[in-house]
RNA sequence: GGAGUUGGCCGAGCAACCGCUGGCGCGCAAGCGCUGGAGGAAAGUCCGGGCUCCAUCGGACAGGACGCCAGAUAACGUCUGGGCGGCGCGAGCCGACGGAAAGUGCCACAGAAAAUCAGACCGCCGAUGUUCCGCAAGGAGCAGGCAAGGGUGAAAAGGUGCGGCAAGAGCGCACCGCGCGACGGGCAACCGUUCGCGGCACGGUAAACCCCGUCCGGAGCAAGGCCAAAUAGGGAAGGGCGAGCGCGCAAGCGCUCAACGCGUGGUCCACGCGCCUUCCGGGUAGGCUGCUCGAGGACUGCGGUGACGCAGGCCCCAGAGGAAUGGUUGCUGCGGAGCAAUCCGACAGAACCCGGCUUACAGGCUGACUCCUUCG
RNA sequence: CCCUGAGUAGCUGAGGCAGAUUAGCGCCUCGCUGAAGACGAGGAGACGCCGGAGCGAUACCGGCCUCAGGGGCCA
Numbered sequence: 001g002g003a004g005u006u007g008g009c010c011g012a013g014c015a016a017c018c019g020c021u022g023g024c025g026c027g028c029a030a031g032c033g034c035u036g037g038a039g040g041a042a043a044g045u046c047c048g049g050g051c052u053c054c055a056u057c058g059g060a061c062a063g064g065a066c067g068c069c070a071g072a073u074a075a076c077g078u079c080u081g082g083g084c085g086g087c088g089c090g091a092g093c094c095g096a097c098g099g100a101a102a103g104u105g106c107c108a109c110a111g112a113a114a115a116u117c118a119g120a121c122c123g124c125c126g127a128u129g130u131u132c133c134g135c136a137a138g139g140a141g142c143a144g145g146c147a148a149g150g151g152u153g154a155a156a157a158g159g160u161g162c163g164g165c166a167a168g169a170g171c172g173c174a175c176c177g178c179g180c181g182a183c184g185g186g187c188a189a190c191c192g193u194u195c196g197c198g199g200c201a202c203g204g205u206a207a208a209c210c211c212c213g214u215c216c217g218g219a220g221c222a223a224g225g226c227c228a229a230a231u232a233g234g235g236a237a238g239g240g241c242g243a244g245c246g247c248g249c250a251a252g253c254g255c256u257c258a259a260c261g262c263g264u265g266g267u268c269c270a271c272g273c274g275c276c277u278u279c280c281g282g283g284u285a286g287g288c289u290g291c292u293c294g295a296g297g298a299c300u301g302c303g304g305u306g307a308c309g310c311a312g313g314c315c316c317c318a319g320a321g322g323a324a325u326g327g328u329u330g331c332u333g334c335g336g337a338g339c340a341a342u343c344c345g346a347c348a349g350a351a352c353c354c355g356g357c358u359u360a361c362a363g364g365c366u367g368a369c370u371c372c373u374u375c376g
Numbered sequence: 377c378c379c380u381g382a383g384u385a386g387c388u389g390a391g392g393c394a395g396a397u398u399a400g401c402g403c404c405u406c407g408c409u410g411a412a413g414a415c416g417a418g419g420a421g422a423c424g425c426c427g428g429a430g431c432g433a434u435a436c437c438g439g440c441c442u443c444a445g446g447g448g449c450c451a
Base pairs, nucleotide, nucleotide: 001372002371003370004369005368006367007366008365009364010363012332013331014330015329016328017327018326020037021036022035023034024033025032026031039347043358044357046356047355048354049353050352051220052219053218054217058269059268060267061266063216064215065214066213067212068082069081070080071079072078083097084095085094086093087092098211099210103209104208105205106204107203121150122149123146124145125144128143129142130141131140132139133138158176159175160174161173162172163171177200178198179197180196181195182194183192184191185190224289225288226287227286234280235279236278237277238276239275242257243256244255245254246253247252260274261273262272263271282450283449296315297314299312300311301310302309303308334345335344336343337342377447378446379445380444381443382442383441386401387400388399390397395431403419404418405417406416407415424440425439426438427437428436
């Protein structure tokens, strides 16, 4: 100097004039003064909660989510650290990462063969048996043996070397790999220049069905609460009214069980509440509240590898309600283009609140690390 | 705010990890015709976009984009 990897931050500020709005104070009122006023994603609504209601809230099945280990957290499918695997020269990045020996599926085409230790296209042997040729040596076939070499494929039943064999094959041996056990390190997942045994394996795929483990009510601020106003708890049709007990002269009423219906995911049980269903028609769509003090923020110290936790004092930082947080001018600041004048500057706007994930983003500032090249 | 469904050739509409595709109309070429139409034969042409797992995806799993529809007071 170039090419990369990764972490953090900014993405505007000040003043004047005019306009809007929350809070506080003054004022009879009009109004005046002070002070605050849209993000890192406010977005998508993908997860988790706080809060409110159903509501009395239990069980089973089905269904759904997650899935290495240890931790953080209110919790999570999030985050932190570690392990293992893959990619990269490397800094680093990615992983929906339990189980294929519980069972059932699938692996097209090509290829001899794609899972019961199978299979023979090109090939190798032909020791053993046998046919033909040949005086013989030997040669050509067949039976039979082989799966080491080559080919096909994403993947072919461990790899390298030596021996052995007729030729071969973990067939035997050494090393590597794999499985089991012991020992050691580590909280653990796991690891090992350790030791021993075993020729060893029945391939891959679970974002295939499934098995195992853990967890899971629902609806959502248009939740919900209060006040005011108005009207018609109106009309019609259909269904249920079974059994028992009590009161009563009767009509009828009440209770229990049953039937039926409803009860904030489905089915069943339990529990609770009720007569139920359909159609026509009526009223209201107003005001207040929920609504911002929070698992809150920044700073400092301590603990921790870290996520984060504890402590201290300090701060209050939008609450609109058809929707405020703006408009104009000037200056400053940052960056780019330009000799200068000057020009350009992204994604994008709260609606109950918070912790994350994902997506969008012009232009910059900055820390650490890796690789290449050159010079001293 | 909550929920459901869809996107396939120029248009309409099926299908579906059983490894490949289809149909009707339209378009192009050839034949037939004086020239067209009809008819016959053939052809081109797509699974909304991106990523992941897998040997292999339009389909399986995620993320994004676009479109359509449903729900909410009293009684």
Annotation:
Two RNAs folded together computationally: RNase P RNA and transfer RNA, 451 nucleotides in total. Model confidence (mean pLDDT): 76 of 100.